[in-house]
Model confidence (mean pLDDT): 78 of 100. This is a predicted structure of a 410-nucleotide RNA (Bacterial RNase P class A) from a Candidatus Methylomirabilota bacterium. Lineage of the source: Bacteria > Bacteria candidate phyla > Methylomirabilota (SeqCode). Rfam family: Bacterial RNase P class A. It is annotated as a ribozyme. A source record names the gene rnpB.
RNA sequence: GGAGAGGGCCGGGUGGUUGCUGUUCCCACCGCGAGGCGGGGGCAGAGGAAAGUCCGGACUCCACAGGGCAGGGUGGUCGGUAACGCCGACCGGGGGUGACCCCAGGGAAAGUGCCACAGAAAACAUACCGCCCUGAGCGAAGCCCGCAAGGGCCGAGUCGAAGGGUAAGGGUGAAAAGGUGCGGUAAGAGCGCACCGCGGCCCCGGUGACGGGGCCGGCACGGCAAACCCCACCCGGAGCAAGGCCAAAUAGGGGAGCGUCCCCGCCGGCGACGGCGGGGUGGUAGGAUGGCCCGUCCGAGACUCCCGGGUUGGCCGCUAGAGCCCCGCAGCAAUGCGGGGUCGAGAGAAAUGAUCACCGGUCCCGGCAACGGGACGUCACAGAAUCCGGCUUACAGGCCCUCUCCGGCU
Numbered sequence: 001g002g003a004g005a006g007g008g009c010c011g012g013g014u015g016g017u018u019g020c021u022g023u024u025c026c027c028a029c030c031g032c033g034a035g036g037c038g039g040g041g042g043c044a045g046a047g048g049a050a051a052g053u054c055c056g057g058a059c060u061c062c063a064c065a066g067g068g069c070a071g072g073g074u075g076g077u078c079g080g081u082a083a084c085g086c087c088g089a090c091c092g093g094g095g096g097u098g099a100c101c102c103c104a105g106g107g108a109a110a111g112u113g114c115c116a117c118a119g120a121a122a123a124c125a126u127a128c129c130g131c132c133c134u135g136a137g138c139g140a141a142g143c144c145c146g147c148a149a150g151g152g153c154c155g156a157g158u159c160g161a162a163g164g165g166u167a168a169g170g171g172u173g174a175a176a177a178g179g180u181g182c183g184g185u186a187a188g189a190g191c192g193c194a195c196c197g198c199g200g201c202c203c204c205g206g207u208g209a210c211g212g213g214g215c216c217g218g219c220a221c222g223g224c225a226a227a228c229c230c231c232a233c234c235c236g237g238a239g240c241a242a243g244g245c246c247a248a249a250u251a252g253g254g255g256a257g258c259g260u261c262c263c264c265g266c267c268g269g270c271g272a273c274g275g276c277g278g279g280g281u282g283g284u285a286g287g288a289u290g291g292c293c294c295g296u297c298c299g300a301g302a303c304u305c306c307c308g309g310g311u312u313g314g315c316c317g318c319u320a321g322a323g324c325c326c327c328g329c330a331g332c333a334a335u336g337c338g339g340g341g342u343c344g345a346g347a348g349a350a351a352u353g354a355u356c357a358c359c360g361g362u363c364c365c366g367g368c369a370a371c372g373g374g375a376c377g378u379c380a381c382a383g384a385a386u387c388c389g390g391c392u393u394a395c396a397g398g399c400c401c402u403c404u405c406c407g408g409c410u
Base pairs, nucleotide, nucleotide: 001406002405003404004403005402006401007400008399009398010397012359013358014357015356016355017354018353020045021044022043023042024041025040026039027038029036030035047381051392052391054390055389056388057387058386059239060238061237062236071235072234073233074232075231076090077089078088079087080086091105092103093102094101095100106230107229111228112227113224114223115222128170129169130166131165132164133163134162137159138157142153143152144151145150178196179195180194181193182192183191197219198217199216200215201214202213203212204211205210243316244315245314246313253307254306255305256304257303258301261280262279263278264277265276266275267274268273286298287297288296289295323342324341325340326339327338328337329336330335360379361376362375363374364373365372366371
C1' cells in the first nucleotide's frame, strides 16, 4: 500500500424570531368560596432503532389444594439472568490460506409413515449394461471319402439359446447396502489382512458436552423427527382500552315514607258521610274522549328520604427504573458485588413544528491545484403512547480500536 475479519461509537452543529406539549412561578379580572377566565416569565421536550409486536419479564385483574390428560414451546454442555427462544465460554460438525464465520446441534436397534423423477434396486434388498464359468447349437480353415452333387472327421471363433456366479467397473439418482490399498479369485466379494470409519467393553482426562488410549467384533445399523411419534425440561388466562377512585342531568334502576286517589273488611249514623284496619299506587291511581275495549290526551307534591349501578367528564395507574455515567473488586467472559455521581418527555388521538443566518455535509460546473460559483432541509432510516430485558428488520454519511492474509521498502 492492497484485500479482508471482529467490535465500539456518532448519526448534523450554533444562534435569532415565532408557534406547540408538559411543568413551575408571577400578574389582572370575575366569584362568599371551591374555582373560572385572560396575560407574562423560567425550565424540560423522541430513537438507535421510539419500528415489527416475534420472544421473555415487571405490574394489574380474573381463575387456582395437589396431581394428571390435552394443547403450545424449547432442545450439544456448563454457566449468566427477574426471565427468555437472549447472552457468554466451551464441545461436536461444516466453510475459509487466515483473522473468523455458519449450525433447529436430543432420539432413526420403541413403533408408524415417507423417499418425487430417473433407476435393476430407495431397504425383509436387487441385477440393466458389463465381467466370469458351464454351454445346446451354428460353424471358418484343414483332413478323409466321392467323377460330381455332396457326405464324414476334427473343430478356430469379436458367433451363441439356456443355466449359473458376481456386485469390483459403467449407468441412474439428493442419496445405492462401509472407504482406501494389498492379497485373493474363473471373475469377484470383509473372502482374508493393514489403516480409516462403525459397534461393544474397559482405562485415563474433563463438573459436563466430549477427548485420548487399549482390547474385542468383519460390520450387524441408508436418509428424513422445521413427518407423526418418543424422551427431558418449561408454560393458567387476559392485557394500561389492565385496573382503581370521584362523579353531571327535569337521564335511568331498587327500596321506604307522608300525602293523594282507588278497592276490600269492620264499626257508627235514618242518610249524606265519618272513624279504624288491610291492600294497591309514580305518567301508576284517577280523569277526559267513548256505548264498551284498544288507542289518544290530561293527570294527583311532576313530593321527601335511603341504596346501589353507570355514560359524558375528571383524577390515579404514569414514569426514579432489573435506570444512566465513572471507579474498584471477583470472573476467560456473559455477569455479579461494592463505592461515588446523576435525573433525562409523560401527552391521551397525541406536542417535539415553521422560518432566517452562519458552519458542516452531498451533488453539479470551472480550475493542474489552491480555490471560486451554484443546487439540495427529500440532508439516511424513522419517530414516544404502562415500563423494562432481548431478538429481528430499516439506515445517507462518518469516526475509532483490535486482528488476518498478500505485496513493497528499511